[in-house]
Molecule: FMN riboswitch aptamer (RFN element)
This record gives sequence, C1' cells and structure tokens, in this order.
RNA sequence: AUCUAUCUUUGGGGAUUGGUGAAAUUCCAUACCGGCGGUACAGUCCGCGAGUCGAAAGACCGACAGGGUGCGAUUCCCUGACCGACAGUAAAGUCUGGAAGGGAAAAGAUAAGG
Repeated sequence: AUCUAUCUUUGGGGAUUGGUGAAAUUCCAUACCGGCGGUACAGUCCGCGAGUCGAAAGACCGACAGGGUGCGAUUCCCUGACCGACAGUAAAGUCUGGAAGGGAAAAGAUAAGG
C1' cells in the first nucleotide's frame, strides 16, 4: 500500500410571482430541483439504489437532440428540449404521509489476520 473481517459516522434537492375557481404550492402561465458508482466533470450513456409486484427466486421500472472545443466529452461550452414511485387532497417531481424508515455508497477506526 492493498485485501479481508468487525465497528462507527455520514448518506435527496425543489413552488417564486400571477391567472381561473367555492375550493388548486395539484389545473394554466411562470419559477425551481437533480441520490450513488463508472467514464473527460452526466437527472436523460452503462450499472446500482429507491419504487411497484412476488412467499422466495426473480420480474417490472422515466427522460436528448443540434452545434462547438479537444487525442478523448450523449459528461465541458452554446442553443433548444425532455423526465420524475405510492397514498391523501381540485388532478402534485416541489405540499402532507408511510419515513426518527429503507438505502446504493462515501469517509473513518480497530485487528493478535492474509
């Protein structure tokens, strides 16, 4: 230094300003947000977590184009788009709730270990 084992901690953001209405942070206009690992820096690539179904194994599971730079970018820059579980409620990515939950993973500690 690395591997392994045990333990500890951490581990998701966002509705502004108006309109209609008896009632909407749910509709309309506008605004705002982006878990973890990989890779040239990623919500939209590959994979994982979460979520839904199932006794389990397991299955299902959203969304990007054009141009530029560069050895290299669907990741950077410019332009214009798009996506977002379930329950509740005037129809919700942003409110409330399951959840003081779960969790990919990250950091650290210890070891008489390989």